[in-house]
RNA sequence: GGUUCGGUCCCUAGGCGAUGAAGACCCGUGAACCAGGUCAGGUCCGGAAGGAAGCAGCCUUAAGCGGCCACCUUCAGGCGCCGCGGGAGCACCGAGCAGGA
Numbered sequence: 001g002g003u004u005c006g007g008u009c010c011c012u013a014g015g016c017g018a019u020g021a022a023g024a025c026c027c028g029u030g031a032a033c034c035a036g037g038u039c040a041g042g043u044c045c046g047g048a049a050g051g052a053a054g055c056a057g058c059c060u061u062a063a064g065c066g067g068c069c070a071c072c073u074u075c076a077g078g079c080g081c082c083g084c085g086g087g088a089g090c091a092c093c094g095a096g097c098a099g100g101a
């Protein structure tokens, strides 16, 4: 000097975290009638005893609307870190191989 390998460095698959958005959970609200329950009053059937349907009201909810610190789910990227897997490369270091002087 050549060449091979390894490490650092570089890139990346992937991972974790942070951030943002959406969703879910939870809370509130929420049906003249076309949800449910209970159905005052009244109505109907009946000789009666009783029964039937059922408006308003009340309650529980659907769709919707509003709130929602955090936890959970999904998605996003010139955010941070890891990167044992993959790649690039001889910039540095180390080890080896054959040879030359």
Stems, first nucleotide, its partner, number of pairs: 002097007010087003014082004019076005026067004035060004043052003